[in-house]
RNA sequence: GCAUUAGUAGCUUAAAGUGAAGCGCCGGUCUUGUAAGCCGGAGAUUGGAGGUUAAAAUCCUCCCUAUUGCU
Numbered sequence: 001g002c003a004u005u006a007g008u009a010g011c012u013u014a015a016a017g018u019g020a021a022g023c024g025c026c027g028g029u030c031u032u033g034u035a036a037g038c039c040g041g042a043g044a045u046u047g048g049a050g051g052u053u054a055a056a057a058u059c060c061u062c063c064c065u066a067u068u069g070c071u
Base pairs, nucleotide, nucleotide: 001070002069003068005066006065007064010023011022012021013020025041026040027039028038029037047063048062049061050060051059
């Protein structure tokens, strides 16, 4: 230099039609107390910028980061 794969909540993963779940966090309940259980809540400009589409996390282009391969 070229190509592949990936980037979504603190972590691990879903999803072209109001962005979902588990663990974690916060509050409550329960307990002598802690853990577990139960109930509720907060937390994402979906890596960045454009484009296509009635509608984009998803499709296309460029850039950034990481991974793998070739030279």
Model confidence (mean pLDDT): 81 of 100.
The RNA shown here (transfer RNA) has 71 nucleotides and comes from Nicholsina usta.
It is recorded under the gene name trnT.
Rfam family: tRNA. Rfam classes the family as a transfer RNA. From the family's description: Transfer RNA (tRNA) molecules are approximately 80 nucleotides in length.
RNAcentral holds the sequence, with entries from ENA.